[in-house]
Context: one part of a larger RNA
RNA sequence: GGCACACGGUGGAUACCUUGGCAGUCAGAGGCGAUGAAGGACGUAGAUAACCUGCGAUAAGCUUCGGGUAGUCGGUAAUCAGACAUUUAUCCGGAGAUCUCCGAAUGAGGCAACUCCGCUUAGUGAAAGCUAAGCGACUUCCAGAUGAGAAACUAGUCUGGAUAGAGCUAACGUGGGGAACUGAAACAUCUAAGUACCCACCGGAAAAGAAAUCAAAUGAGAUACUGCAAGUAGCGGCGAGCGAACGCAGCAUAGCCCAAACCAAAGUGCGUGCACUUUGGGGUUGUAGGACCUGCAUCAAGGGGAGAACGAUAGGAGAAGUGUCUGGGAAGGCACGCUAUAGAGGGUGAAAGCCCCGUAUCCGAAAUUGUUCAAGCUGGGCGGGUAUCCUGAGUAAGACGGGGCACGUGAAACCCUGUCUGAAUCUGGGGGGACCACCCUCCAAGGCUAAAUACUACUGACUGACCGAUAGUGUACGAGUACCGUGAGGGAAAGGUGAAAAGAACCCCGAUGAGGGGAGUGAAAUAGAACUUGAAACCGUGUGCUU
Numbered sequence: 001g002g003c004a005c006a007c008g009g010u011g012g013a014u015a016c017c018u019u020g021g022c023a024g025u026c027a028g029a030g031g032c033g034a035u036g037a038a039g040g041a042c043g044u045a046g047a048u049a050a051c052c053u054g055c056g057a058u059a060a061g062c063u064u065c066g067g068g069u070a071g072u073c074g075g076u077a078a079u080c081a082g083a084c085a086u087u088u089a090u091c092c093g094g095a096g097a098u099c100u101c102c103g104a105a106u107g108a109g110g111c112a113a114c115u116c117c118g119c120u121u122a123g124u125g126a127a128a129g130c131u132a133a134g135c136g137a138c139u140u141c142c143a144g145a146u147g148a149g150a151a152a153c154u155a156g157u158c159u160g161g162a163u164a165g166a167g168c169u170a171a172c173g174u175g176g177g178g179a180a181c182u183g184a185a186a187c188a189u190c191u192a193a194g195u196a197c198c199c200a201c202c203g204g205a206a207a208a209g210a211a212a213u214c215a216a217a218u219g220a221g222a223u224a225c226u227g228c229a230a231g232u233a234g235c236g237g238c239g240a241g242c243g244a245a246c247g248c249a250g251c252a253u254a255g256c257c258c259a260a261a262c263c264a265a266a267g268u269g270c271g272u273g274c275a276c277u278u279u280g281g282g283g284u285u286g287u288a289g290g291a292c293c294u295g296c297a298u299c300a301a302g303g304g305g306a307g308a309a310c311g312a313u314a315g316g317a318g319a320a321g322u323g324u325c326u327g328g329g330a331a332g333g334c335a336c337g338c339u340a341u342a343g344a345g346g347g348u349g350a351a352a353g354c355c356c357c358g359u360a361u362c363c364g365a366a367a368u369u370g371u372u373c374a375a376g377c378u379g380g381g382c383g384g385g386u387a388u389c390c391u392g393a394g395u396a397a398g399a400c401g402g403g404g405c406a407c408g409u410g411a412a413a414c415c416c417u418g419u420c421u422g423a424a425u426c427u428g429g430g431g432g433g434a435c436c437a438c439c440c441u442c443c444a445a446g447g448c449u450a451a452a453u454a455c456u457a458c459u460g461a462c463u464g465a466c467c468g469a470u471a472g473u474g475u476a477c478g479a480g481u482a483c484c485g486u487g488a489g490g491g492a493a494a495g496g497u498g499a500a501a502a503g504a505a506c507c508c509c510g511a512u513g514a515g516g517g518g519a520g521u522g523a524a525a526u527a528g529a530a531c532u533u534g535a536a537a538c539c540g541u542g543u544g545c546u547u
Stems, first nucleotide, its partner, number of pairs: 001546009015532001016496002020467002022464007029456002031168002039102003042056003046080002050076003062096006071084003107116003117136008138165002140162007172203001173201005183190001187237001213220002225250004234242002255448003258392001262281009286426001288391004292385005302378002307373007315363003321336005337354002339343001345357003397421008407433001428443005483490002503531001506518004
């Protein structure tokens, strides 16, 4: 030096555990904000400093109404001091009060949490002044006043009023803009993709929506979403790829209101019997409808919300076990019982239906609030006729250039429109994939509309052939922290004594150390705080063999 065995050190794998995550289901909620939000700064407790939590100069809190109970003065986190509490404290819930400063931040400014100003009122003062409370941004709307060029008016300006707007917020939504990498085995049309991203604006959903729709010779009857149709018909450097509809089935169902003709009233204008404006009535469709003329009839959707029922925000009641054995400890074994509309789950010194919290079931609200139903009140239809009138115009349509449609200009219909043109008026007009005819079908150029659909930052209950500390969130722990970066931004590591601190009095070595040896606690201390288990690498000690 090597090998073997034994015993250690180091190290923190593994096992077991779970405070935390992940993914869902069912409900709720779907917003907060000038009555000052989200998010912060600074403060705030008797000793008492820090961090977290709470709160705001009334500062771990104030008032009140309920609940509830014997202890309480939040946590890390003990101790001392001092208080409160059955005259009901602490605690839980409803409603209020207070709520510094910054922040949309809004009196002006500003390097956020700071500086400075004006006015009103009150207090104080001899006064200067000081203190306190309040007001003082912009835009929009409404009202009033004033008022240019320019006579009238208007623009503008000023004043007053508004619980108007502004900002924040995870995804979902609509609209306005809109890539590239990539694929095509290169690349340009094409694709990726109307995706990512930016902007505006919503809502609890949004959008769409009651046929100028489809269909095809029978007919259907708003929209959205889903399954099929179908990877079909098609489109396509006919490459890569893109990719319907009709129809069938499901889900959910809901239909309405204007403009106009005509009538009435008021106002304005002037040509004095017309025009215009406003308001009310009327009216709303395609087998055309309505106005107009005429006949008949009179309770239904909707609005509204007294009140009622059921919920939400604290809670209450809630069955049934003992003995013995092992053990540190019984919930385990054995014996004999009980209960179950409760044998979900968790805890308790090992494994508990009957020990504790609960669970099934039943009950409960002074106050605030949600959903559903809903009285009084409000609220109006069906025919016939038809000479005349009305039925959405810079619209439909066309040309050129683009875009959208599964459809890349193609034979390219249909929809949108930048430019230029530009109809018809029911004997009318659009569509049926160039175009024409016949036929069929519908009625544009105004608007609203629940449900079925999408999503989950947030709240509650529950679930998992999901994870178990290099996993699961980046974060089980004072984590978006420490730390890095000028900044945008990047971004960790780090869980486990024990049933209970019973956390080792006292003695000894040592430096009044570190560390250790006794003693003591404990079932265990090789469970001793660098604390469950304690693998391997690596480092030793002892013994044996061997070179």